Predicted 3D model of RNase P RNA and transfer RNA as a complex of 373 nucleotides.
Rfam match: Bacterial RNase P class A.
Its mean pLDDT, the model's own confidence on a scale to 100, is 78.
RNA sequence: UCAGGAAGUUGGGCAAUCGCGCUUCGGCGAGGAAAGUCCGCACUCCAUAGAGCAGGGUAGUGGGUAACACCCAUCCGCCGCGAGGCGAGGACGAGUGGCACAGAGACCAAUCUGAUGCUGGCGCAAGUCAGGGUCAGGGUGAAAAGCGCUAAACUCUACCCGGAGCAAGCCCAAGUGGAACGACCAAGACGCCAGCUCGGCGGGUUCCAGGUAGGGCGCGCAGAGGACGGUGGUAACAUUGCUCCCAAGAGAGAUGAUUGCCCUCGACAGAAUGCGGCUUAUAGAUUUGCUGACACA
RNA sequence: GCCGAGGUAGCUCAGUCGGUAGAGCAGCGGACUGAAAAUCCGCGUGUCCCCAGUUCGAUUCUGGGCCUCGGCACCA
Numbered sequence: 001u002c003a004g005g006a007a008g009u010u011g012g013g014c015a016a017u018c019g020c021g022c023u024u025c026g027g028c029g030a031g032g033a034a035a036g037u038c039c040g041c042a043c044u045c046c047a048u049a050g051a052g053c054a055g056g057g058u059a060g061u062g063g064g065u066a067a068c069a070c071c072c073a074u075c076c077g078c079c080g081c082g083a084g085g086c087g088a089g090g091a092c093g094a095g096u097g098g099c100a101c102a103g104a105g106a107c108c109a110a111u112c113u114g115a116u117g118c119u120g121g122c123g124c125a126a127g128u129c130a131g132g133g134u135c136a137g138g139g140u141g142a143a144a145a146g147c148g149c150u151a152a153a154c155u156c157u158a159c160c161c162g163g164a165g166c167a168a169g170c171c172c173a174a175g176u177g178g179a180a181c182g183a184c185c186a187a188g189a190c191g192c193c194a195g196c197u198c199g200g201c202g203g204g205u206u207c208c209a210g211g212u213a214g215g216g217c218g219c220g221c222a223g224a225g226g227a228c229g230g231u232g233g234u235a236a237c238a239u240u241g242c243u244c245c246c247a248a249g250a251g252a253g254a255u256g257a258u259u260g261c262c263c264u265c266g267a268c269a270g271a272a273u274g275c276g277g278c279u280u281a282u283a284g285a286u287u288u289g290c291u292g293a294c295a296c297a
Numbered sequence: 298g299c300c301g302a303g304g305u306a307g308c309u310c311a312g313u314c315g316g317u318a319g320a321g322c323a324g325c326g327g328a329c330u331g332a333a334a335a336u337c338c339g340c341g342u343g344u345c346c347c348c349a350g351u352u353c354g355a356u357u358c359u360g361g362g363c364c365u366c367g368g369c370a371c372c373a
Base pairs, nucleotide, nucleotide: 001293002292003291004290006288007287008286009285010284012262013261014260015259016258017257018256020029021028022027031268035279036278038277039276040275041274042273043165044164045163046162055161056160057159058158059157060074061073062072063071064070075089076087077086078085079084090156091155095154096153097150098149099148107146112137113136114135115134116133118131119130120129121128122127169217170216171215172214177208178207179206180205181204190202191201192200193199223246225245226244227243228241229240230239231238232237263266298369299368300367301366302365303364304363307322308321309320310319316353324340325339326338327337328336346362347361348360349359350358
C1' cells in the first nucleotide's frame, strides 16, 4: 500500500421566527432500532392442597442472570492460508415408521453376471433341468448390508412451564333500574304512547343494586438505570463509591414548518405499562487492536 | 396496543406419516351450424408469497421477512 476479518462510537450542526403536547410555569419533548411481537420477566385479574397424566418448550459441558431460546468460557464438527466465522451438537439404546427414481437387491435382506466344484432327476452319450457351496465382478444410487441413514419422523431420556393479557385491572360516578317516603282540596287541563275513545306514564326526597356516558388511577413509567473509578472473576457478570449524569407521557392521540449560515448534503425509520434479549431495516462518518500478500529500511 | 388465521393456475379452492401438484369455472383449438349458443373432443397454464436451514430430496418440516383478513374495552 492492497485485501480481509473482529469489537465499538455516531446517525447533520448552530441561530431566529411561527406552531403543537405535557408541566410543579423553571422547563422538557422519539430511536438504535421506538419496528417484528419471536423469547423472557415485572405488574394485574382469574384458577390453584400435593403428586401424576395430558399439552408445550429446551438440549455437548461448565458458568452468568430476576428470567430466557439471551450472554460468557470451553470441547467437538464444518468452512477459511490466516485473523476468525457457523452449528436446533442428548439418544436409532427400547418400540413404530420412512429410504422416491435408478438398480439384481433399499433393511425380519436378496441372488444380476462370470468362473469352479458337489448332489439329485432325465439321457447310451454329448448334454440338459433343479438345488445348494466357494471365489470373483461391474454397474445403479444420497446410501449396497455396515456399529446402515433418518428424531427441524413418531418416540425415549433429563430438565423447565397454570391461564389470560394494560382494550390486564382498580376507584369515583350523571343517566338508567328497584324500594320506601311524600305532594297537589279535588277533578280537570297539559305533554307522550301516530288520529278518536278507554287505559297507562310523566314532579320531589332518601336508601339500595349494578356500573353506561364521563372522570381518576394503573402510567413524573428514577430504576433488575447509566458513566467513571476500586475490588473479585479468563470472561459474561457481581460488588462498592455516598463521585457525576439521566424526568416525552397523549387518549382521535404532540414532537412540525419557514428562513439564514456551515459541512462530508444526511440512511432506516415515529414512543402509547415498563424492563432484559433476539431478529429484521439502515446513506454515510469514525476509533481501537488483529490477519494475509507485496515493497522498503 | 394485544391476540389469532391465511397466501397453491386468470378466479374459487383441494393436496399428510417429505418423492417435481390437481378439480371446477374461465381461456385456446377442432367438430356440429347459414351464423351463433348449448353440447362433444382435445390442449396448455404454476418462482406452490419471498429468503435461509434440516434432508439424497421441501408446497409439506424449522427459523426469519413481506402482504392480506379477522377478533378483543362494559354487560350477558